[in-house]
């Protein structure tokens, strides 16, 4: 310097704004997220569970498989700008640019 790899999904949370509900105000048309909330969105570096993968053992099969069980699935500092949605965000860009 380059390549490969660091698995997937669901539910929830940190967090987020304002479509809908609620709440508040009101000139009753409407307005307000500088309204705690419910619906909604939501983490690569958050949680739990399931699947999946690797290895091992046991049983069974026979042309290298199937089932069960156990173990493991590490590490991870990070802008700005932009994008979507009603709108915004630890969402996406992005294990990016950078840093070590």
């Nucleotide at each position: 310097u380059u390549a490969c790899u660091a698995g997937c999904u669901u539910u929830c949370u940190a967090g987020g704004g304002u479509u809908c509900c609620g709440c508040u105000a009101u000139u009753c048309a409407u307005a307000g997220g500088u309204c705690u909330g419910g619906u909604c969105c939501a983490a690569g570096a958050g949680a739990a569970a399931g699947c999946c993968u690797a290895c091992a053992a046991u049983a069974u099969g026979a042309u290298u498989g199937u089932a069960u069980u156990g173990u493991a699935g590490c590490c991870a500092c990070g802008g700005a700008a932009g994008g979507a949605u009603a709108a915004a965000a630890g969402c996406c860009u992005g294990g990016g640019a950078g840093a070590u």